[in-house]
C1' cells in the first nucleotide's frame, strides 16, 4: 500500500428479494407479587440502521466516496 469482512437501541445481535409503525434478547425504569429484597409477570423508555453523496415512486438493504473496527498479503 493492497484485497476482502464489519458498522442496526446502553450491550450482543436478527432483518440485505428495495415496500411491515425498524425488532429480539439483555440492561435500565415503573407496576404487581413479597414481611424487604431476588426471582417471575406486566407495561413504559431507549435508534441519525457510521457519515455524505446518488439511484429509485421509495433505501437499514442497491452504488461511490468517506471514517471507524478486524482479518489476509506485501
Nucleotide at each position: 500500500g493492497c484485497a476482502c469482512c464489519c458498522g442496526u437501541a446502553g450491550c450482543u445481535c436478527a432483518g440485505u428479494u428495495g415496500g411491515a409503525u425498524a425488532g429480539a434478547g439483555u440492561a435500565c425504569c415503573a407496576g404487581a407479587c413479597u414481611a424487604c429484597g431476588a426471582a417471575u409477570c406486566u407495561g413504559a423508555u431507549g435508534g441519525u440502521c457510521a457519515c455524505a453523496c446518488g439511484u429509485u415512486c421509495a433505501a437499514a438493504u442497491c452504488g461511490u466516496g468517506u471514517c471507524g473496527g478486524g482479518u489476509g498479503c506485501g